[in-house]
Predicted 3D model of a 370-nucleotide RNA (Bacterial RNase P class A) from a Sphingobacteriales bacterium.
RNA sequence: ACUACAAACCAGGCCAUCGCCUUGUCCUUGUGACAGGGAGGAAAGUCCGGGCAGCAUAGAGCAACGCAGCAGCUAACGGCUGCGCAAUCCUGUAAAAAGGAAAGACAGACAGUGCCACAGAAAAUAACCGCCACGCCUUGGCAUGGUAAGGGUGAAAAUGUAGGGUAAGAGCCUACGGGGUUUGUUGGUAACAACAAAUUGGGGUAAACCUUGCGUGCUGAAAUGCCCAAUAGGCGUACGUUUGAGGGCUGCUCGCCCGAUGUGCGCGGGUAGGCAGAUACAGGUGUUGGCGUAAGUCGCAUCGCAGAUAAAUGAUGGCUAAAGGAUAGUAAUAUUCUUACAGAACCCGGCUUAUCGGUUUGUAGUUUUU
Numbered sequence: 001a002c003u004a005c006a007a008a009c010c011a012g013g014c015c016a017u018c019g020c021c022u023u024g025u026c027c028u029u030g031u032g033a034c035a036g037g038g039a040g041g042a043a044a045g046u047c048c049g050g051g052c053a054g055c056a057u058a059g060a061g062c063a064a065c066g067c068a069g070c071a072g073c074u075a076a077c078g079g080c081u082g083c084g085c086a087a088u089c090c091u092g093u094a095a096a097a098a099g100g101a102a103a104g105a106c107a108g109a110c111a112g113u114g115c116c117a118c119a120g121a122a123a124a125u126a127a128c129c130g131c132c133a134c135g136c137c138u139u140g141g142c143a144u145g146g147u148a149a150g151g152g153u154g155a156a157a158a159u160g161u162a163g164g165g166u167a168a169g170a171g172c173c174u175a176c177g178g179g180g181u182u183u184g185u186u187g188g189u190a191a192c193a194a195c196a197a198a199u200u201g202g203g204g205u206a207a208a209c210c211u212u213g214c215g216u217g218c219u220g221a222a223a224u225g226c227c228c229a230a231u232a233g234g235c236g237u238a239c240g241u242u243u244g245a246g247g248g249c250u251g252c253u254c255g256c257c258c259g260a261u262g263u264g265c266g267c268g269g270g271u272a273g274g275c276a277g278a279u280a281c282a283g284g285u286g287u288u289g290g291c292g293u294a295a296g297u298c299g300c301a302u303c304g305c306a307g308a309u310a311a312a313u314g315a316u317g318g319c320u321a322a323a324g325g326a327u328a329g330u331a332a333u334a335u336u337c338u339u340a341c342a343g344a345a346c347c348c349g350g351c352u353u354a355u356c357g358g359u360u361u362g363u364a365g366u367u368u369u370u
Base pairs, nucleotide, nucleotide: 001366002365003364004363005362006361007360008359009358010357012320013319014318015317016316017315018314020038021037022036023035024034025033026032027030040341044352045351047350048349049348050347051346052220053219054218055217059254060253061252062251064216065215066214067213068212069083070082071081072080073079084106085104088101089100090099107211108210112209113208114205115204116203128151129150130147131146132145133144135142136141137140159177160176161175162174163173164172179200180199181198182197183196184195185194186193187192224276225275226274227273234267235266236265237264238263239262246258247257248256249255281304283303284302285301286300287299289298290297291296322339323338324337325336326335327334328333
């Protein structure tokens, strides 16, 4: 310098004219004047968590659902930060160990029940090829016995390597390793780690059922509350009136509550307007201040940054920032073209998805120079 990946930030700006919505002030009360403001990093998906409002004056059990290493952050979360272990890969070794990176839907396989197809002798009561011993027959076979080191099958086949030993082999023996369990010591808040001793060898799968621990009330702004007005608070029917019909609290049970001028169902009639919720908050910005490895948190200073209700936040013109393309030119430069995903609707914190271009930082690789 270039390439790839990851993270953070930006997501154009100014002026003029006209148009729309909104806040404040003034008055001649008209949509008039003046001043201020007006769609994002995801506003998207509706996947999580809450605030808020209601059920409602509270509960218990079962079911169902969610989460799952440890510690911390947060209002909370299935989120974030740090640490730990680690499938697997690289390096290394006789084999190891040590070292580096790192997926992880990271509790439990010694509570129990299942499953591991096909291939293969066998998926755990093992022998297809092979090796060895011995017998028979003759140039290549048969029978019996032993074997699990070599080969084959497979995702996975009785802990690895080396040596000894054996008829051939095997932890059969030795040396050096490695896995599991238990106990002890040391370090750490903890998960865990190191060392020592004893003991031990089939695994995998819970994203199979299951077990353990922790947690969860429901609905959703078309929620919900209030005001004005109008009509016929009309008719019929069923059950019921405290020995409680019907209804509510998630799905069920218990329990609790509303309930007598009752409740449910059907027919018919009136209304379709307004206000609140609705934007001052777990708020934004700055900080060369404190604490913390960090996520964050405290302090200080400063700001008020859309509020529509079928839904406004726009159009045109000029200049210009950044990046890229084309043409002309030796070059400076000039002219011209293009720039994504996409629109608030109660609010906020996360996650996921879409996306043009730029800047900065980090990691890895390549090339050049010193």